This is a predicted structure of a 463-nucleotide part of an RNA (small-subunit ribosomal RNA, 3' major domain) from an uncultured bacterium. Model confidence (mean pLDDT): 83 of 100. The RNAcentral record of the full RNA draws on ENA.
[in-house]
Context: one part of a larger RNA
RNA sequence: UGACGGGGGCCCGCACAAGCAGUGGAGUAUGUGGUUUAAUUCGAAGCAACGCGAAGAACCUUACCAGGUCUUGACAUCCCAAGAACCUCUUUGAAAGAAGAGGGUGCCUUCGGGAGCUUGGAGACAGGUGGUGCAUGGUUGUCGUCAGCUCGUGUCGUGAGAUGUUGGGUUAAGUCCCGCAACGAGCGCAACCCCUACUAUUAGUUGCUACGCAAGAGCACUCUAAUGGGACUGCCGUUGACAAAACGGAGGAAGGUGGGGACGACGUCAAAUCAUCAUGCCCCUUAUGACCUGGGCUACACACGUACUACAAUGGCAAUAAACAACGGGAAGCGAAGCGGCGACGCGGAGCGAAACCCCAAAAGUUGCCUCAGUUCGGAUUGCAGGCUGCAACUCGCCUGCAUGAAGUCGGAAUUGCUAGUAAUCGCGGAUCAUCAUGCCGCGGUGAAUACGUUCCCGGGCC
Numbered sequence: 001u002g003a004c005g006g007g008g009g010c011c012c013g014c015a016c017a018a019g020c021a022g023u024g025g026a027g028u029a030u031g032u033g034g035u036u037u038a039a040u041u042c043g044a045a046g047c048a049a050c051g052c053g054a055a056g057a058a059c060c061u062u063a064c065c066a067g068g069u070c071u072u073g074a075c076a077u078c079c080c081a082a083g084a085a086c087c088u089c090u091u092u093g094a095a096a097g098a099a100g101a102g103g104g105u106g107c108c109u110u111c112g113g114g115a116g117c118u119u120g121g122a123g124a125c126a127g128g129u130g131g132u133g134c135a136u137g138g139u140u141g142u143c144g145u146c147a148g149c150u151c152g153u154g155u156c157g158u159g160a161g162a163u164g165u166u167g168g169g170u171u172a173a174g175u176c177c178c179g180c181a182a183c184g185a186g187c188g189c190a191a192c193c194c195c196u197a198c199u200a201u202u203a204g205u206u207g208c209u210a211c212g213c214a215a216g217a218g219c220a221c222u223c224u225a226a227u228g229g230g231a232c233u234g235c236c237g238u239u240g241a242c243a244a245a246a247c248g249g250a251g252g253a254a255g256g257u258g259g260g261g262a263c264g265a266c267g268u269c270a271a272a273u274c275a276u277c278a279u280g281c282c283c284c285u286u287a288u289g290a291c292c293u294g295g296g297c298u299a300c301a302c303a304c305g306u307a308c309u310a311c312a313a314u315g316g317c318a319a320u321a322a323a324c325a326a327c328g329g330g331a332a333g334c335g336a337a338g339c340g341g342c343g344a345c346g347c348g349g350a351g352c353g354a355a356a357c358c359c360c361a362a363a364a365g366u367u368g369c370c371u372c373a374g375u376u377c378g379g380a381u382u383g384c385a386g387g388c389u390g391c392a393a394c395u396c397g398c399c400u401g402c403a404u405g406a407a408g409u410c411g412g413a414a415u416u417g418c419u420a421g422u423a424a425u426c427g428c429g430g431a432u433c434a435u436c437a438u439g440c441c442g443c444g445g446u447g448a449a450u451a452c453g454u455u456c457c458c459g460g461g462c463c
Stems, first nucleotide, its partner, number of pairs: 008463006015454002019418005026309008034300002042053002064295007073125001077124002079121005086103007107114002127284002130282003136278002138273003141269001143267001148187006154163003167178003193261004198229007207219003232255001235249005311411001315370006328359003333352002338347003377408001382403007424446007
């Protein structure tokens, strides 16, 4: 000078408290450990690994294993020789590949040859998801959107250093004010950016409609999308130190950072990543490289994490007439009407590169039955019959119908999230994607309770 203290003071945060809903018990999904295995590829490890890399493992992916193969190689550059490229067929094989047959004779040309491609050959070399994240770049997590971290000059101290940055107030904030041997400055804070809430102007088709419908017409309204306005403690009062500011009020769509996002200082953890990529060094080179088929990553006594579905009456089932969203996506695509099927789905093919057409049905409400049961709760598991995608659903996909109907009656110790359009609850869309979503990322609908307070637990800031 820091760090630490079951030292003190001040302050903050869903940190506690006050509440609401959960997890921990059940079944299933998924990740991990462990065990098993020929292989169950690798990485991630308290918070900050564990629905994480993976925004989608049947083949491929794929890095793992078994077997069959190749050795200038699957990929790049250079040299030589031959052949146009390319296409078809036969035998063998699980395929990769191996052996063979046939077709085809192109483009430019100074007629020497050249461009591109294929095959063969020689070597320089290729190749490595092999090792080291404790050799590295880049990127990321975390403390933490916490309010801090520093510098120049001056001053003080023999010096390390101190001062400034401490103090009195105040703030979300080293935010601002006042004071002060300090005076200034930088990186952070805030603001500038985007979305949202109000409004004006401009624009008006594919959107909208004051006309009964259509057409037409129009742009008032809805909406779309560009530019402005608007909020600044600006005004009033009280408190305060005549300050900064705080509290209350007016006006206002919005009030004291209006709400949300992007944005992450100096640094910490030899934190993570050599398997995104790049890269030093080391290692392999008829193999630690490359190709193919099949298998594995999906195993299963068990343990943990994260979720989904429930245990029911604020519910389940059936019927019914018919309401109200938003974000998005669509051409090897979205796929309407109509028809067939109990259904998954099939036939069909209108329209649409989409404010036009399609996905698109929102979930609700009303009425009836059930009357507290392992049930008309719950849906696991299993059998049979089908549908879809795809070369192919045995290992190992999703969906439908019929049958079957398990555990489960609200969960021990412990523990998580959340302060408002939030929690809870309800459905919808998208990326990935042939098919496959209880995950992830978004969207809207309905819509609470509670906060006395800071003694205590956890984390953090200042003295």